A computed fold for a 73-nucleotide RNA from a Candidatus Peribacteraceae bacterium, annotated as transfer RNA. Its Rfam family is "tRNA". Rfam classes the family as a transfer RNA. Rfam links the family to the GO term triplet codon-amino acid adaptor activity. The source organism's lineage runs through Bacteria, Bacteria candidate phyla, Candidatus Peribacteria, Candidatus Peribacterales and Candidatus Peribacteraceae. The prediction has a mean pLDDT of 82.
RNA sequence: AGGCGCUUAGCUCAGUUGGUAGAGCGUCGGUCUCCAAAACCGAAGGUCGUAGGUUCGAUCCCUACAGCGCCUG
Numbered sequence: 001a002g003g004c005g006c007u008u009a010g011c012u013c014a015g016u017u018g019g020u021a022g023a024g025c026g027u028c029g030g031u032c033u034c035c036a037a038a039a040c041c042g043a044a045g046g047u048c049g050u051a052g053g054u055u056c057g058a059u060c061c062c063u064a065c066a067g068c069g070c071c072u073g
Stems, first nucleotide, its partner, number of pairs: 001072007010025004019056001027043005049065005
C1' cells in the first nucleotide's frame, strides 16, 4: 500500500434480507435469612463507532472516515 472481517447496555454477544432494540453476566431495589450467600421478583442503563446519502421511515442498504484483528506484498 492492497484485500477481508468486526464495531449494538459496564462486560460477552444476539437481532429483523428497512417499521422507532434484546439475552446472559454484572449493578441497584425488594422477598427470604439472626446476618450473608444462594434462590425468586422487579428496575435502571443504548444518539446501535463517526459523518453523509437513499427512503415516508435506517442498527439493517450505499459512500467516506476512525479504531481493532487477520491475510497479501